Overview
Transfer RNA from a Deltaproteobacteria bacterium, 73 nucleotides, folded computationally. Its mean pLDDT, the model's own confidence on a scale to 100, is 81. It matches the Rfam family "tRNA". About the family: Transfer RNA (tRNA) molecules are approximately 80 nucleotides in length. It is annotated as a transfer RNA. Lineage of the source: Bacteria > Pseudomonadati > Myxococcota > Myxococcia.
[in-house]
RNA sequence: GGGCCCGUAGCUCAGCUGGGAGAGCGUCGCGUUCGCAAUGCGAAGGCCGUCGGUUCGAUCCCGAUCGGGUCCA
Numbered sequence: 001g002g003g004c005c006c007g008u009a010g011c012u013c014a015g016c017u018g019g020g021a022g023a024g025c026g027u028c029g030c031g032u033u034c035g036c037a038a039u040g041c042g043a044a045g046g047c048c049g050u051c052g053g054u055u056c057g058a059u060c061c062c063g064a065u066c067g068g069g070u071c072c073a
Base pairs, nucleotide, nucleotide: 001072002071003070004069005068006067007066010025011024012023013022019056027043028042029041030040031039049065050064051063052062053061
C1' cells in the first nucleotide's frame, strides 16, 4: 500500500429483505429478610465510530474518513 471482517447502553452482544432501538450481566429504587445473599417488580442509561449522499423515511443502501482484527505484498 491492497483485500476482507468488526465498530449499537458501563460490559458481552442481538437487531438485514429501510419504518417499534433491544436482550443478558452490571447500576439505582421498592418489596420479601433481623441483616446479607438470592429472588420479584420498576427505573435510569444510546441519538447506532465520524462526515456527506440517496429516500417520505437510514443501525440497515452508496461514498469518504477514523479505530481495531486478519490475510497478501